RNAcentral holds the sequence, with entries from ENA. This is a predicted structure of a 1503-nucleotide RNA (small-subunit ribosomal RNA) from an uncultured bacterium. Its Rfam family is "Bacterial small subunit ribosomal RNA". Rfam links the family to the GO terms structural constituent of ribosome and ribosome. Its mean pLDDT, the model's own confidence on a scale to 100, is 85.
């Protein structure tokens, strides 16, 4: 500190995940030790069983039980008596039980946190003062009596006190009309010299205790201030409410409570309600500032089964108290009771999930008590949990045959690995076994002092010395023995993110934190082996911060990515010009308090570190109170004039509102001229016209709306405004002068105006024109196009309030280079409206700066300041619900659920486009053949079959692989056989190879048999190379899959002219420049210009053929001239002159003149040439594209078969045939057939071979034999010409299909060859829609050779022979190339993509109602209770005139009120027939809305 994900790539903007730190965790895997901590986060759910608050005989009566002493009876070891002694159950009494412990339901403030306050209490403690005299009546225990299961209660009768009540005194204290009234107490212990005694004690003292009071501490109530979640889709709320005076009433202030009066008071600085929620000290994260959180320890609050209520007490409205009500649980004799673990183990229940019915009171607190001491589940301990932290160990060193196994492998090795065996050493943990604590010192005892006193007693209290006491625990710790002995898991290896390989799997299984993997070679499932990171752990899972500057104070934003209100005025708020004086609220400095303690953090100490534990600091940013300063803010008071305004003078302007009036033009009515049309389309048709339109002339109506001028001009806040004229008005600008004297900016709620559309009323309606009808279009057409047409448009009032209401830019102020153009005003200055300068608009264009870019640029989107408003991933959704607004339409404010991993800007580079601009091409067009019909041929589909092997499928498959399926080919099918094989190497035996004949079977193939005995080295013996055969095994064999795993090759776009590099320079980046521009070119050919300057591959060109000549050679070619010579012939000498043959060299280069161009490239013409402008042909195919072909040419990774999917043979099959489609043959005739005669080529091929003549046969062909291993000999020509004949028919056309007879090849023509004769004579009479081919020796048309090949061709490559017609052109179709612009396409238009419908599934709105809970108003009913008030009721103290009073219990009654009921509201949540729309989902149905000018340019608002 960053990282991944939108794109074919970039930059930005978003947003979504990831790496960390942490937790009272829990799951999974796995696990030695110790040492600190921690440990029901859910059901404040119900609760068995134990224990958690008692104590004090030094407050009383006593004395049931224990134990001791005594006595006393005797049975001599037992009874029994005596409270005498320790003591002590139950009882009266007093203190505590209001604390300690728990828990977080409730509580948004009756609470908490700092910080202040004033009208209060106060046991126990501390000081101080004064007191503690003298009496009296009861009651518990207890005894008798009784009622109940029981829990408990009555009557009745004794008795005590520190229990209860007078009286007496009162320093304080309270009252108070200042005369004065009024109100206390309790004793009990321990000592003890005199004196007294009724021997009990009095009296004295000393301690404790008790009254009254003062005043502290510490502690509690009360009160203010300021802080303390979220919601406004909660906006008004409150009648004791606010406030008085007066009563009550509290410990105390106060509507706290009553009476009465008065209407206040609280709210936008957020009341009131609804949600959630104890609060802080702290934690936890962060760099901070924040955020999130409130376990555990610490302060405070609040609760104790749920509600309500006193009581008592110093303190409570009381966790282990009481009453009452209510639910639940137990107990019963059914008639009543009893209970409250949010105490501390435990239970059950929830739940992902949380511990022992342990030990002590040995320490540290509490309670009581004079003490001992008892009591304490607060507290120490200990058990359990790897829950969390720290620490420790699971050995150390040497060890290479790099051991054996595993696992990869290119079979060489490599890796696990010093890893392990093995050798030495060590001994922490743990085992044994021994020792052995810190925590404990006080209180007691004793000694010495010192107080109290009359005392040397007593009690206090100080120093000294001393006994005793430890749950934990025989624990920590120390010591000694043995001995590597007792101890390693987990998670992960595609990228973020360290760390790969093999199998297995085959879009299955299954993985994921996000991007995304898996469809047969998966580093991303599984497993292994290797690695890599932690380590007693280690992953996941939740949940928090961080990252995230995605809520931005610190610390972002709003032209276009989310984001400026349609615009103005303006209250509240926020901000505010200059300058003096004061003032001190902000502000800034000191100082005080205070901001517990813990924690953080520093700097030391204790545990062997360490976490823990301790001791000092420092900090705790606050908060108060004071002191001081006077700069700025603020307040007050007083000046200024730069901002603002006011007047006076000029100026422009469709600013607004009313009135009036003017022409063109539609269209209407009227007359008139006049005849068939007219409108209207892409093309018609509805429609209109002979009843007389259209079109024309005149005259009239009526409504709207202002041509020209008019402009990136003007006014206006904005929306908006447009003939002219007159009234009414609003604001702007300028020029100077003269007042006022911050009067200003801005601006939540509010107010106002607001285009169209639309609403209501009520005119009005020429044109146009939603709805609506018709008529075309079109599969459809509820459109687009015509024809018509009605609301509306128009006017008055009155509403809607929205628009892409946009400059997609809030106002308002200062500042910051410039040029140029225009409006309206000024000033100087000019003969000139000339030129310069200056204010306010309105437009271009650019400097700096900004900005993701594109673009803004004094009219900011630049530097800055005031104020407002809005944004915070796309989608649901601007939906829903709920308020408010409107007559409706609707506005407006405005969400979740739930889904994605992106949406989005701006620019790039292709692509494309029913976009543009250029340029090409048999691309169209102009022409000439065709082909789609017909027979047959051939390939393909299809069907069929055992089997019709396989494989090509759009241009770029289909006469294609295959330049030749009868057997073989063959790969398929049936049948029968082999199994180391038909083939290769290795290994071992054996044989020479090789060979005759016979059976048996279709056939392979068995089965018998004859001959034979080689080559090289050696003297032999053998030996070895080759071959033959057997035997096991390693292997061999697939034409078996995969062209989407590949190599090679090939096809296509296309011979189209492009594809691209290096440096440099522009850009933030992709990328751009070079390669764009002007002109040429067949060409990115070429030249000019240029931030570009070279260079590749490509294009030419070198290559070959072809046209011309030269030179060389002339056989087997040729014959001019010369001789010979034949029926005839280069036939023969002879020669290469010529033809040609095949080497070599030459020529064409826009070279050469004219012109055009820009003087260039280059074009057009011309000459001369055989040939002219790449002369015409072929080879030659750039970067790439199509996952284009081929694993069946070949080679080759994997996979898969191994008596088979390998091999071998026989016989089928690849040739079926309803049908379809390509390609080609022949043909439909007379530019022709048929007959007959006759001329002329060129490539080529030839020995298992061409094959002449010759003869045979009607003919395929034979039979027989010269010539040729080829410029020598052979195949080997046709159309065309001449002649004849046929006459327009299904023919003398056409040959199909048939029969009969033959011919060749060939083991073999049945399935299934070609050919040949006779005979037979099919469909076709130039082919619909559509479509192919060709621009010159080309198309057409003629025949010819080759290869394959035993034989078979209409096919396929080749050869020449005759041999045309037409291109004006580039508007269209197809395809291409270059600029350019629009995209929402990048698998790139075969692209993208919208809605309905239909199917599944999900969360959600409405909704008759339904359930359940909150709450609010009025009522009824009132338990317990204290208050009041009554009472013919009781009852010791006290008063008493003796009658009764006070007082106190009881009863009754009243008013308040828990729970309960009824009535109506308001909310919340669940469920709900039915119903709406959303959202999601590999291939569902219908159309084509956007995106390209999306084929009707697309959005916005409304109907």
């Nucleotide at each position: 500190a960053g990282a991944g994900u939108u794109u074919g790539a970039u930059c930005c903007u978003g947003g979504c995940u990831c790496a960390g730190a942490u937790u009272g965790a829990a799951c999974g895997c796995u696990g030695g030790c110790g040492g600190u901590a921690u440990g029901c986060u859910u059901u404040a759910c119900a609760c068995a069983u134990g224990c958690a608050a008692g104590u004090c005989g030094a407050a009383c009566g006593g004395c049931a039980g224990c134990a001791u002493a005594g006595g006393u009876g005797c049975u001599u070891g037992c009874a029994c008596c005596u409270g005498a002694u320790g003591g002590c159950g139950a009882g009266u009494g007093g203190c505590g039980a209001a604390c300690g412990g728990g828990u977080g339901a409730g509580u948004a403030a009756u609470g908490c946190a700092u910080c202040g306050g004033a009208a209060c209490g106060u046991g126990c403690c501390c000081a101080g003062u004064c007191g503690u005299g003298g009496g009296g009546g009861a009651u518990a225990a207890c005894g008798c009596a009784g009622c109940g299961a029981a829990a408990g209660c009555u009557g009745u009768g004794c008795u005590a006190a520190u229990a209860c009540c007078g009286c007496a005194u009162a320093c304080g204290a309270u009252c108070u009309a200042u005369g004065g009234a009024u109100g206390a107490a309790a004793g009990c212990g321990g000592g003890g010299g005199a004196c007294c005694u009724u021997c009990g004690g009095g009296c004295c003292u000393c301690g404790c205790g008790c009254g009254a009071u003062u005043g502290g501490a510490g502690c509690g109530g009360c009160c203010g201030a300021u802080g303390u979640u979220a919601g406004a889709u909660u906006a008004g709320g409150u009648a004791g409410u606010u406030g008085g005076u007066g009563g009550g009433g509290u410990a105390a202030a106060g509507g706290c409570u009553c009476a009465c009066c008065a209407a206040g008071c609280c709210g936008a600085c957020g009341a009131u309600c609804u949600a959630u929620a104890g609060c802080u000290g702290g934690u936890c994260u962060g760099a901070g500032a924040g955020g999130a959180c409130g376990a555990c320890c610490a302060g405070c609050c609040a609760c104790a089964c749920u509600g309500g209520a006193a009581c008592u007490g110093a303190g409570a409205c009381a966790c282990g108290g009481u009453c009452c009500a209510g639910a639940c649980u137990c107990c019963u004799a059914c008639g009543g009771g009893a209970g409250g673990c949010a105490g501390c183990a435990g239970u059950g229940g929830g739940g992902a999930a949380u511990u022992u019915u342990g030990g002590a009171c040995a320490a540290u607190g509490g309670g009581c008590g004079a003490a001992a001491g008892c009591c304490u589940g607060a507290u120490c301990c200990a058990g359990c949990a790897a829950u969390a932290c720290c620490g420790c160990g699971u050995g150390c060193a040497g060890g290479a045959a790099g051991a054996a196994g595993g696992c990869c492998u290119u079979c060489g090795g490599g890796u696990u690995g010093u890893a392990a065996a093995c050798u030495g050493c060590u001994u922490u943990u743990g085992u044994a076994c021994g020792g052995a604590a810190c925590g404990a010192a006080a209180c007691g005892g004793c000694g010495c002092g010192c107080u109290c006193u009359a005392a040397u007693a007593a009690a206090g209290u100080g120093c000294g010395c001393u006994a005793a006491u430890g749950a934990c625990g025989g624990u920590a710790c120390c010591g000694u023995a043995a001995g590597a002995a007792u101890a390693a898991g987990c998670a992960c290896c595609g990228g973020c993110u360290a760390a790969c390989u093999a199998c297995g799997u085959g879009c299955c299984a299954g993985c994921a934190g996000c991007c995304g993997c898996g469809g047969u070679a998966a580093u991303a499932c599984g497993u292994a082996g290797g690695g890599u990171g932690c380590a007693a752990g280690c992953g996941u899972u939740a949940a928090u911060c961080g990252g995230a500057a995605u809520u931005a104070c610190u610390g972002g934003g709003c032209g276009u990515a989310a984001a400026g209100c349609g615009u103005g005025c303006g209250c509240a708020g926020g901000c505010g010009g200059u300058u003096u004086u004061g003032u001190a609220a902000g502000a800034c400095a000191g100082g005080c308090g205070u901001g517990a303690a813990a924690u953080c953090c520093c700097c030391g100490g204790g545990c062997u570190c360490a976490a823990c534990c301790u001791g000092g600091g420092a900090a705790u940013u606050g908060c108060g109170c004071u002191u001081g300063u006077g700069a700025c803010u603020g307040c007050a008071a007083g000046g200024c004039u730069a901002g603002a305004g006011u007047a006076c003078g000029g100026u422009a302007g469709a600013g607004g509102g009313g009135g009036g009036u003017a022409g063109a033009a539609u269209u209407c009515c009227g007359c008139g001229u006049g005849u068939a049309g007219c409108a209207g389309u892409g093309a018609a048709a509805u429609g209109c016209g002979u009843a007389g339109a259209u079109a024309u002339g005149c005259g009239g109506a009526g409504g709207a709306a202002c041509a020209c001028c008019g402009a990136u001009g003007g006014c206006g806040a904005a929306g908006g405004c447009a003939g002219c004229c007159c009234c009414c008005u609003g604001g702007a600008c300028c020029u100077g002068u003269a007042c006022u004297g911050a009067c200003g900016c801005u601006c939540a709620u509010g107010c106002a105006c607001g285009a169209a559309a639309g609403c209501g009323u009520g005119g009005g309606g020429a044109g146009c024109a939603a709805a609506c009808a018709g008529g075309a279009u079109u599969a459809g057409a509820u459109a687009c196009c015509c024809u018509g047409g009605u609301a509306g448009u128009c006017c008055a009032c009155g509403c809607c309030c929205u628009a892409a209401a946009c400059g997609a830019u809030g106002u308002c102020a200062a500042c910051u280079g410039g040029u140029u153009g225009u409006u309206g005003g000024g000033a100087a200055u000019u003969u000139a409206c000339u030129u310069u300068c200056u204010c306010a608009g309105u437009a271009a264009c650019g400097a700096a700066g900004c900005u993701a870019a594109c673009g803004c640029g004094u009219g900011a989107a630049g530097u800055u300041g005031a104020c407002c408003g809005c944004c915070u991933g796309g989608g649901g959704a601007g939906u829903a619900c709920g308020g408010c607004c409107g007559c409706a339409a609707g506005g407006u404010u405005g969400a979740a659920a739930c889904u994605c991993a992106a949406a989005g800007g701006a620019a790039u580079u292709g692509a494309c486009g029913g976009g543009g601009a250029c340029c090409c091409g048999c691309a169209c067009a102009a022409g000439c053949g065709g082909u789609g019909g017909a027979u047959g041929a051939u390939g393909u589909g299809g069907u069929u079959u055992a089997a019709u092997u396989c494989g090509a499928u759009g241009c770029a498959a289909c006469g294609c692989g295959a330049a030749a399926a009868a057997c073989c080919u063959u790969a398929c099918c049936u049948a029968c056989c082999c199994u180391u094989g038909a083939c290769a190497u290795g290994u071992a035996c054996g044989g020479a190879a090789c060979u005759u004949g016979c059976c048996a079977g279709a056939g392979a193939u068995g089965g018998c048999u004859u001959g034979g005995u080689g080559c090289u080295c050696g003297a032999a013996a053998g030996a070895g190379a080759g071959c033959c055969g057997u035997a096991a095994c390693a292997c061999a064999g697939g034409u078996g899959c995969u062209g989407c795993a590949u190599g090679g090759c090939u096809g296509u776009c296309g011979u189209c002219a492009g594809c691209u590099c290096g440096u440099g320079u522009c850009g933030u980046g992709a990328g751009a420049u070079g390669u764009u521009g002007g002109g040429u070119u067949a060409a990115g050919u070429c030249c000019c210009g240029c931030a570009a300057c070279g260079a590749g591959c490509g294009c030419a060109a070198c290559c070959c053929c072809u046209a011309c000549u030269u030179u060389u050679a002339g056989u087997u070619g040729c014959c001019a001239u010369c001789a010979g010579g034949u029926u005839a012939a280069g036939c023969u000498g002879g020669g290469c002159a010529c033809u040609c043959u095949a080497a070599u060299a030459g020529a064409a280069c826009u070279g050469c003149c004219u012109g055009u161009g820009a003087u260039a490239a280059a074009c057009a013409g011309g000459a001369g040439g055989a040939a002219g402008g790449u002369g015409g042909g072929g080879a030659u195919g750039a970067c790439g594209u199509c996952a284009a072909g081929u694993c069946c040419u070949c080679a080759u990774g994997g996979c898969c078969c191994u008596u088979a999917c390998g091999g071998g043979u026989u016989g089928g099959g690849c040739u079926a045939c309803a049908c379809a489609c390509g390609u080609g043959c022949u043909a439909c005739a007379a530019u022709g057939g048929u007959a007959a005669g006759u001329a002329c080529a060129a490539u080529g091929a030839g020995a298992u071979g061409c094959c002449g003549a010759a003869c045979a046969g009607c003919g395929a062909u034979g039979u027989u034999u010269a010539g040729c291993c080829a410029a020598a000999c052979u195949c080997a020509a046709a159309a065309a010409c001449u002649u004849a004949c046929c006459u327009c028919a299904g023919u003398u056309c056409g040959g199909a299909u048939u029969g009969c007879a033959c011919u060749c090849u060939g083991c073999a023509a049945c399935u299934c060859g070609a050919g040949u004769g006779c005979a037979u004579g099919a469909a076709g009479c130039u082919g619909g829609a559509a479509u192919c081919g060709c621009u010159a020796g080309u198309a057409a048309u003629c025949g010819u050779g080759g290869a394959u090949c035993a034989g078979c061709g209409u096919g396929c490559c080749a050869c020449g022979g005759u041999g045309a017609a037409u291109a004006c052109g580039u508007u269209c179709c197809c395809g291409g190339g270059u600029c350019u612009u629009g995209u929402a396409c990048a698998c790139a238009c075969c692209g993208c993509c919208c809605g309905u419908c239909a199917c599944a599934c999900c969360a959600u709105g409405g909704a008759a109602g339904u359930u359940a809970g909150a709450u609010u108003u009025a009522c009824c009913u009132u338990a317990a209770g204290g208050c009041a008030a009554g009472u013919u009721a009781u009852g010791a103290a006290c008063c008493c005139u003796c009658g009764g009073g006070a007082c106190a219990u009881g009863c009754u009654u009243g008013a308040c009120c828990a729970c309960g009921g009824u009535a109506a509201g308001u909310u919340u949540a669940g469920c709900a027939a039915c119903u709406g729309g959303g959202g999601u989902g590999a291939a569902g149905u219908c159309g084509u809305a956007a995106c390209a000018a999306g084929g009707u340019a697309a959005c916005c608002g409304u109907a």